This is a predicted structure of a 1439-nucleotide RNA (small-subunit ribosomal RNA) from a soil metagenome. The prediction has a mean pLDDT of 83.
RNA sequence: AGAGUUUGAUCCUGGCUCAGGAUGAACGCUGGCGGCGUGCCUUAGGCAUGCAAGUCAUGGGGGUUUCGCAAGAAGCAACCGGCAGACGGGUGAGUAACGCGUAGGAAUCUACCCUGAAAUGGAGCAUAGCUCAUCGAAAGAUGGGGUAAUUCUCCAUAGUCUCGUAAGAGUAAAGUACUUAACUGUACGUUUCAGGAUGAGCCUGCGUCCUAUCAGCUAGUUGGUGGGGUAAUGGCCUACCAAGGCUUUGACGGGUAGCUGGACUGAGAGGUCGAUCAGCCACAACUGCACUUAGACACGGGCAGUACACCUACGGGUGGCAGCAACCAGGAAUAUUGGGCAAUGGGCGAAAGCCUGACCCAGCGACGCCGCGUGGAGGAUGAAGGCCUUAGGGUCGUAAACUCCUUUUGAUAGUCCCUUCACGGACUAUAGAAUAAGCCUCUACUAACUACGUGCCAGAAGUCUCGGUAAUACGUAGGAGGCAAGCGUUAUCCGGAUUCAUUGGGCGUAAAGUGUGCGUAGGCGGUUUAAUAAGUCUUAACUUAAAUACUAUGGCUCAACCAUAGGAAAAGUUAGGAUACUAUUUGACUUGAGGAUUGUUAGGGAUGUCGGAACAGCUAGUGUAGCAGUGAAAUGCGUUGAUAUUAGCUGGAACACCAAAGGCGAAGGCAGACAUCUGGGAUUUUCCUGACGCUGAGGCACGAAAGCUAGGGUAGCGAAACAGAUUAGAUACCUGUGUAGUCCUAGCCGUAAACUAUGUCCGCUAGCUCUUGGCAAUUGCCAGGGGUGUAAGCUAACGCGUUAAGCGGACCGCCUGGGGAGUACGGCCGCAAGGCUAAAACUCAAAGGAAUUGACGGGGACCCGCACAACCGGUGGAGCGUGUGGUUCAAUUCGAGACAAAACGAAGAACCUCACCAAGGUUUGACAUGUAGUCGUUUAUUUCCCUGGAAACAGGGAGAAAUCCGCAAGGAUGAUUACACAGGUGCUGCAUGGCUGUCGUCAGCUCGUGCCGUGAGGUGUUCCCUUAAGUGGGGAAACGAGCGCAACCCGCGUGUAAUGUUAAAUAUUCAUUGCAGACGGUCCCGAUUUUAGUCGGGAAGGAAGGAGCGGAAGACGUCAAGUCAGCACGGCCCUUAUACCUUGGGCUACACACACACUACAAUGGCGAAAAACAAUGGGUUGCAAGCCGGUAACGGCAAGCUAAUCCCUUAAAUUUCGCCUCAGUUCAGAUUGAGGUCUGCAACCUGACCUCAUGAAGUCGGAAUCGGUAGUAAUCGCGGAUCAGCAUGCCGCGGUGAAUACGUUCUCGGGUCUUGUACACACCGCCCGUCAAGGCAGCAAAGUCGGGGGUAGAUGAAGGUCACUUUUAGUGUCCGAGUCUAAAUCCGGCGAUGAAGCUUAAGUCGUAACAAGGUAUCCCUAGCCGAAGCUGGGGAUG
Repeated sequence: AGAGUUUGAUCCUGGCUCAGGAUGAACGCUGGCGGCGUGCCUUAGGCAUGCAAGUCAUGGGGGUUUCGCAAGAAGCAACCGGCAGACGGGUGAGUAACGCGUAGGAAUCUACCCUGAAAUGGAGCAUAGCUCAUCGAAAGAUGGGGUAAUUCUCCAUAGUCUCGUAAGAGUAAAGUACUUAACUGUACGUUUCAGGAUGAGCCUGCGUCCUAUCAGCUAGUUGGUGGGGUAAUGGCCUACCAAGGCUUUGACGGGUAGCUGGACUGAGAGGUCGAUCAGCCACAACUGCACUUAGACACGGGCAGUACACCUACGGGUGGCAGCAACCAGGAAUAUUGGGCAAUGGGCGAAAGCCUGACCCAGCGACGCCGCGUGGAGGAUGAAGGCCUUAGGGUCGUAAACUCCUUUUGAUAGUCCCUUCACGGACUAUAGAAUAAGCCUCUACUAACUACGUGCCAGAAGUCUCGGUAAUACGUAGGAGGCAAGCGUUAUCCGGAUUCAUUGGGCGUAAAGUGUGCGUAGGCGGUUUAAUAAGUCUUAACUUAAAUACUAUGGCUCAACCAUAGGAAAAGUUAGGAUACUAUUUGACUUGAGGAUUGUUAGGGAUGUCGGAACAGCUAGUGUAGCAGUGAAAUGCGUUGAUAUUAGCUGGAACACCAAAGGCGAAGGCAGACAUCUGGGAUUUUCCUGACGCUGAGGCACGAAAGCUAGGGUAGCGAAACAGAUUAGAUACCUGUGUAGUCCUAGCCGUAAACUAUGUCCGCUAGCUCUUGGCAAUUGCCAGGGGUGUAAGCUAACGCGUUAAGCGGACCGCCUGGGGAGUACGGCCGCAAGGCUAAAACUCAAAGGAAUUGACGGGGACCCGCACAACCGGUGGAGCGUGUGGUUCAAUUCGAGACAAAACGAAGAACCUCACCAAGGUUUGACAUGUAGUCGUUUAUUUCCCUGGAAACAGGGAGAAAUCCGCAAGGAUGAUUACACAGGUGCUGCAUGGCUGUCGUCAGCUCGUGCCGUGAGGUGUUCCCUUAAGUGGGGAAACGAGCGCAACCCGCGUGUAAUGUUAAAUAUUCAUUGCAGACGGUCCCGAUUUUAGUCGGGAAGGAAGGAGCGGAAGACGUCAAGUCAGCACGGCCCUUAUACCUUGGGCUACACACACACUACAAUGGCGAAAAACAAUGGGUUGCAAGCCGGUAACGGCAAGCUAAUCCCUUAAAUUUCGCCUCAGUUCAGAUUGAGGUCUGCAACCUGACCUCAUGAAGUCGGAAUCGGUAGUAAUCGCGGAUCAGCAUGCCGCGGUGAAUACGUUCUCGGGUCUUGUACACACCGCCCGUCAAGGCAGCAAAGUCGGGGGUAGAUGAAGGUCACUUUUAGUGUCCGAGUCUAAAUCCGGCGAUGAAGCUUAAGUCGUAACAAGGUAUCCCUAGCCGAAGCUGGGGAUG
């Protein structure tokens, strides 16, 4: 000191979250020692038991115990008496207060203590104890009798005392012990006065939390007089008099809270807290009260009431742990019923001493801080083992083992120290590495990574998020990182957060300028003189307790801890001084402000009068069938005469042109003309006043439209309503009617996108230009209204820029994440509608601004393509073939699914193929490699036969027959057995490679350097012209380059040279190789233009002319596109089966639907005959086969030639010629079916192709819709090949014949470039709104109900006090009085049937309101209406 998180990316705004420190903590896991601290934060809940305040025998009398013969001595302790129980100890309920803090004050008291002065004489009455008696369960009480004192009373004395002006009056006392022969003396007391010290009471200034959804409060209240009361002032109390007192500088009320020194945090300013320690206050079960006393309204005293608890003989009594321990309860949670008065301190006492749960110690708790330890040195074959692995190795790791050494802590044993000592401290010796390590984390923030398991499950998570089969994020393991006797989690506070901003923020669009003005309080204020010295500055004094904090030194072995010394901020009070600034007073000034005066200027406001155009209605005339309305219609009006047109009358509302970027007004707003009344501004001339000013919380006034009340008015328009259309629906958009309203008068309402989304005022900071008013009259000056802009500057950017959003000043208002919500409740206002003020629970991690790149638009511009158009021929209808879906089936194996699946994988399913089904069979396997064992003429290999069988296979038999090395043993090849393993067309194309499709042969996609921008990014690549083309040229902050385009390559077309077998071609048909040729190159015209160029037309030459034609070649990328079944490959799965073999079946099924072809429907034809003509590409030895013979034919038999420019397939067909058919279901068409054959093949039943004869279906040119093609193309005709035993109407090739049309780019589809809007970025198949239905959550209202607070009124009223009276050791009454009861209100809170709204929840319903012109532009205020979003009317904004 920062970081993560909104986006595809960026900058900003803005919230949320994290890293740090802290704690009286708690929880989880773990735990060796010591020191110092610390420990009921919750129920101020209840408390068994013990202890916590006694002491004095030198005040008193008596009792009793022990010793003693006694005298007497030593104890014990009740009673009277004295002092102390007001301290010490606890707690924080109450208290917002003179309670506390701080600084002061005057009207007071003060036991014990200190100092000084004086005194201490005499007398008397009682009463406890004791004794007797009585009552009671007890606690205790009552009565009779006797007694003492440092108990009490009286008398005397009286000064320094009190009262009083004075005279004068009044008030005291107690002795005891020791000592002396005694007077005496000493000590402790007693009384009075004065002073001190200490402590306490009282008063005052200032400071001391939140809330205005608490705005008025107060009757002893404020003051006075008399009286009372107190130690003392005072309404402290009382009687009378007066009517005051407090308050927006926050009274009164409500909530919360003990205050402080200080503690934590922070750079600081601040923020939060108030445990331990210390000062003050308050309280002692709750409430009230007094007594005693120096001091109390008294924690371990009293009285009374209340609640609770205990004892009881039921009559009555007793008690108060918020003292120390302990117990119960509560709670996440907080300790021992310990030791001692040795130290410190306190009470009493003359003292010894006694008492002391204050205190000193110990115990328990890792609760905190600090310190120590769990070993040190060496030790590599880098052991074993774990984990990972690319199988080589790496890592845990010098870590261990092992060797040497040490002994803190602990164990055992002992010594010493300290003392008046409870607790303790130090030292020595011995053995022995022994007794001692965990917790959290490892995606990023944040240091630290791999394997396995799991498979949106289980789970993790502080935030973003992780997990759907390869998870560094879950769980485990190994390893690593961090801290360490602890480590994590949770809770809370500060920090980071400049995220309440004094230091140190903002308000055009992110949250935020009141709709506008006037103006009160307040804040601020021009130039100058003088005075004062309040603020301000300075000096000094006092105070701000100690502790804490800081600095230094010292003591515990260090540290924590403790001690000693020192000093400062900062604040308050008092005194002295200074006077620049602010302030106050005073005198002056004119520039701020204002006034007077002259003219000019404008839709400023109010009232009245008048005007014309338009519109509607009425009357009358002319006139006839339509008018009106729309995208198209209909409702509507019209033959009872509309619309149209002419004349007249009536009515209400609004004012064309002028008119504008223009004017006026504070804003809202203001427009025909004229008159009257009236407000403000600007400018100009001269003069006057003399700071009179600015802003402005509350307050007051004005304030569009809609709306409300009352009364008028109503032409047009027009919410609601009705009707017609549109539509799936249409409560809308469109149409026809039409009520409130719109208008006027009087009064309310008080809101708008009331906007420049920009508060008012003042000063300063470049210009240019247009315009209004005034002055001046040659530019100009002043005051307004606009534009532009790289002045500077500001801003997140957009933009602003003398009309600031710049630089400064004054004052006010407002903001602090989104939603909930401008809502609820309360208050104020309003007739109502509603307005103003204004939360919380809950929920999310975003919401938002500006700009960028894309994508998209029922936005725009330009351009291209057989995209449309034009033309030709098809498909869709029929039959058949093939493929797909569906259905069926034991199986009909699988894949491909808009374009870009469907004659596709498949260049050819009878078996095989084959993956599917049924049945049968095999298990190291049909195939590969390795290891170990066994086998050698009983073996490998192979032939044949028999049995079973559908075959595979199983069983049996016979025969033939083996190589190499080595002397041999043995080994190699081989066989067999066992183990490793093989095998899988099983899954995942969403784990992949490779290959492919598609956009698209579309013209695009990028980079380097530079420049611009905070940045994403832009520029380049945009613009203009041009092109098939990001093709080329020009311009330009760009200059270049790459992948694409083009070209290079192949084929065809021309020429030429060479070579050439098998060719009729030798003067070259053909083939091969090389070269030449074409470049808008030459000329002419036109168009356009910028100089450059480009385009169009034509000519020449040429085989070919404008890319000559065709092919191959497919940029960056998109579609998780296709393929695990072509191949390869990760992972998973099967292993007597999902592997392998065999037979048969299936992939060929068939109500149907779709796709692609073939053949046709005929005369441009069909048939027949004969004759005639012309190809090219290819293929061939398991082959192509001439020729001859047989068969009607398919084909068969024999057979030459050919490993191919040689031989064969191989007669091409359409075409041409002749004849017949004559428009018909035909001499068209050929499906279907019957019979007979041929060929291939182990085998044509399911299920092949072909031939012959016979049969002769649908079909007469095809609905909506749709496809191909721009030239050697479409159309048409045949030929060849791959696959292949056989089997193409498919596919790939080849040649023959050979058209028509293109005006053009409006529209459809696709694409490209630029631009615009965007709430989209999974990118419009996007996003997204509201009702309804369901689950959950918190809040609001609510009949009521329950609880609590404070007061008021009334009744009653204890103790105690007060006053009066009386029969005065006492009683009666009055007044006050805690409490109790009653009543009506008020405030706060809990629950609450139900109601209305809100938020939330992977896949519910209805629509589609918003975002693009979102398909009716959106939004704001208002009113009405409607399932819902919403629609419509009026006014307003442009976002």